[in-house]
């Protein structure tokens, strides 16, 4: 300098004016005014996991159902995170992984192919032994033949080395061996089983012994094993509580009165009156934001994280606020808007900044 990889941060800036939702103070007419101060995000999103909180249910256990699935740890908990193991990708930094169990059982494998599971002979290879046929040599001969030797062809048969089919065809290389072949035998590699050793464990092993080499694949197939799980959700739920709505108790009246139409008269409409009690609609209040909180630092830990100390105040609406305009400037501004809260995951995102590490090339 170039390429790559991991982690962190920012996400137009400043000023003025008007508006809007809370908070604090003051004033009064109690819902307005004035002043001060605060007002979206890294994902507020998808609502996919986990928890807090609330109500309901609940003796304990089982069946059923759902979920998770290498090991150890972190955590309130998790399907998250950290560290490790194994496998895969990459020269590397690093990244990715539904990663328990098909010697408990059952099932599945289209098409192709001879054969799809303790397999299979389509092509190819072989004809050693035995069989058939042919011709050759040779021996014997009663001249009809018979025997022996080797050869060729063929069928039966042998063969899993090679070809071919397939996603997948029952270890690999070499030597020996054989008619041709084959773990058939052997050496090396690989694999498996048991032991030892290291590790909390997953697992590893350059150690020892044994086995010619396995009972192939598939569990996001049923299933088996281990672990976890009661249900619904802030429109949860709690409190206050109107009327010309309605319930109950007691007392008082007997057609007089009462109530409404803003005060009065007429008129019209409704109706027994009063007191008390509880439920409860509209409406209001709480839940509501200080919480498993943020920042800094120290200590422990490889780390996730934990603990101590110091420090900070940081939206809370309910037709639901956070906006608009003006000016100046720049690199001209992406995805996107809280609705009970928190921890995660996933998805979207113009552009910019910083740090660590890796590889290549060059210079000193």
């Nucleotide at each position: 300098u170039g390429a790559g990889u991991u982690c962190g941060c920012c996400g137009g800036a400043c000023a003025g004016u008007c508006g809007u939702c809370g908070c604090u103070g003051c004033g009064c007419u109690u819902g307005c005014g004035c002043a001060g101060g605060g007002g979206a995000g890294g994902a507020a999103a998808g609502u996919c996991c986990g928890g807090g909180c609330u109500c309901c249910a609940u003796a304990g256990g089982g069946c059923g159902g759902a979920g998770u699935g290498c090991c150890a740890g972190a955590u309130a908990a998790c399907g998250u995170c950290u560290g490790g193991g194994c496998g895969g990708c990459g020269c590397a930094a690093g990244c990715c992984g539904a990663c328990g169990g098909c010697c408990a059982g059952u099932g599945c494998a289209a098409c192709a192919g001879a054969g799809a599971g303790u397999a299979g002979a389509c092509c190819g290879c072989c004809u050693a032994a035995g069989c058939a046929u042919g011709g050759a040599g040779u021996u014997c001969u009663u001249c009809g033949g018979a025997g022996c030797u080797g050869c060729a062809u063929g069928a039966c048969g042998g063969u899993a080395a090679g070809g071919g089919u397939g996603a997948a065809a029952g270890g690999g290389u070499g030597c020996g061996g054989u008619a041709a072949g084959a773990g058939c035998g052997c050496a090396c590699c690989g694999c498996g089983u048991g032991g030892g050793u290291g590790g909390c464990a997953a697992c590893a092993u350059u150690c020892c012994a044994c086995g010619g080499c396995a009972c192939g694949g598939u569990a996001a197939a049923c299933c088996c094993c281990a672990c976890u799980c009661g249900g619904a959700g802030c429109a949860a739920g709690a409190c206050c509580a109107a009327a010309u709505a309605g319930g109950g108790a007691c007392c008082c009246a007997c057609u007089a009165g009462g109530c409404g139409c803003g005060g009065c008269c007429c008129g019209c409409g409704c109706u027994g009156g009063g007191u008390c009690c509880g439920g409860g609609u509209a409406g209001g209040u709480c839940g509501c934001u200080a919480a498993a909180g943020g920042u800094g630092u120290a200590u422990g830990g490889u780390g996730a994280c934990a603990u101590g100390c110091a420090u900070c105040g940081u939206a809370g609406a309910u037709g639901a606020a956070u906006g608009a305009c003006u000016g100046u400037c720049c690199u001209c501004g992406a995805c996107a808007g809280a609705a009970c809260c928190c921890g995660g995951c996933u998805u979207a995102c113009a552009g910019g900044c910083g740090a660590g590490c890796u590889c290549a090339u060059c210079c000193a």
Description:
The RNA shown here (Bacterial RNase P class A) has 364 nucleotides and comes from Marinobacterium aestuarii. It matches the Rfam family "Bacterial RNase P class A". It is annotated as a ribozyme. Rfam's curators write: Ribonuclease P (RNase P) is a ubiquitous endoribonuclease, found in archaea, bacteria and eukarya as well as chloroplasts and mitochondria. Of the family's consensus pairs, 94% are formed in the model. A source record names the gene rnpB. The source organism's lineage runs through Bacteria, Pseudomonadati, Pseudomonadota, Oceanospirillaceae and Marinobacterium.